């Protein structure tokens, strides 16, 4: 600089599920609590999922919204072997 996560070191982050605030509502934020994560940092760009709402002869539109831990893009960036 590149490619890599078997390996070191500090170490980070936290699923389900409890409890509390909040949303209509999918979900958010806090607190505990660890399934898992080498980008489980960050971006809703492209698919997909999911919620509300309209319309609509049933195809799935339309509109507003959730997921970044459903998959690809972007994009910073520890450590470690090559």
């Nucleotide at each position: 600089g590149u490619g890599u996560g078997a390996u070191c070191a500090g170490g980070g982050c936290a699923a389900a599920c409890c409890c509390g605030u909040u949303g209509c509502g999918a979900g958010a934020c806090g607190g505990g609590g660890a399934c898992g994560c080498a980008a489980a940092g960050c971006c809703a760009c492209c698919g997909g999922u999911c919620u509300c709402g309209g319309a609509u002869u049933u195809g799935g539109c339309c509109g507003a919204g959730a997921c970044a831990g459903c998959g690809g893009g972007g994009u910073u960036g520890c450590c470690u072997c090559g």
Record summary
c-di-GMP-I riboswitch aptamer from a Pseudomonadota bacterium, 82 nucleotides, folded computationally. The sequence was found by an Rfam model in a public genome assembly. The coordinates come from a structure-prediction model, not an experiment, and the mean pLDDT is 86.